[in-house]
RNA sequence: AGUGAAGGUAGAGGUGCGAGCUUCAAGAGUAAAGGUCCGGAGAAGAAUGAGCUUCAAGGAUGGGCUUUGAAAGGGGAUGUUCGCCGAAGUAGAGAAAGGCUCAUAGCUUUUUCUGCUGGUUCUGUAUUGAAUAAAUGCAGGAUUGUCAGGACUUCGGUCUUGGAGAGCUAUCUUUUAU
Numbered sequence: 001a002g003u004g005a006a007g008g009u010a011g012a013g014g015u016g017c018g019a020g021c022u023u024c025a026a027g028a029g030u031a032a033a034g035g036u037c038c039g040g041a042g043a044a045g046a047a048u049g050a051g052c053u054u055c056a057a058g059g060a061u062g063g064g065c066u067u068u069g070a071a072a073g074g075g076g077a078u079g080u081u082c083g084c085c086g087a088a089g090u091a092g093a094g095a096a097a098g099g100c101u102c103a104u105a106g107c108u109u110u111u112u113c114u115g116c117u118g119g120u121u122c123u124g125u126a127u128u129g130a131a132u133a134a135a136u137g138c139a140g141g142a143u144u145g146u147c148a149g150g151a152c153u154u155c156g157g158u159c160u161u162g163g164a165g166a167g168c169u170a171u172c173u174u175u176u177a178u
Base pairs, nucleotide, nucleotide: 004175005174006173007172008171009170010169011168014085016084017083018082019081020080021079022077023076024075032068033067034066035065036064037063038062042055043054044053045052047104048103049102050101051100088117089116090115091114092113093112094111095110096109097108098107118144119143120142121141122140123139124138125137126136127135128134146163147162148161149160150159151158152157
């Protein structure tokens, strides 16, 4: 001076990510409960089947009218606090637990492995959802940060093409080549 490799520390991107709290809208005049009328045999316990339990002719499920009347998940911000920069999200496979028991499939939570996504946003479509909210997957676009190649340069950068976070910047240790 700084070729390659391994490990560590600290940082940057910005409507940056995630969680908690507060508050608001929607959920919804819905579910549920009370009263009354119709009706007349089953109904409920996460879907189906079986079992078990409970309720039911002292009238169940269901329906009409009426009175009272929620909540969760998800979302916005007057916001605020904390943890962070594979932050986090998602797909598949596996394990454990859960709602009366068993079987099948499915749902929720936690966790392991593998794959994809740098960030934000818009459009279309599919899924979830009460929802034209929102989230996610796929496809396309815009924008932005970073690195590499090329061209230009007033040497500050500009334009264009492309890649991905196992990246990038700075720095330390060990080792290797010159």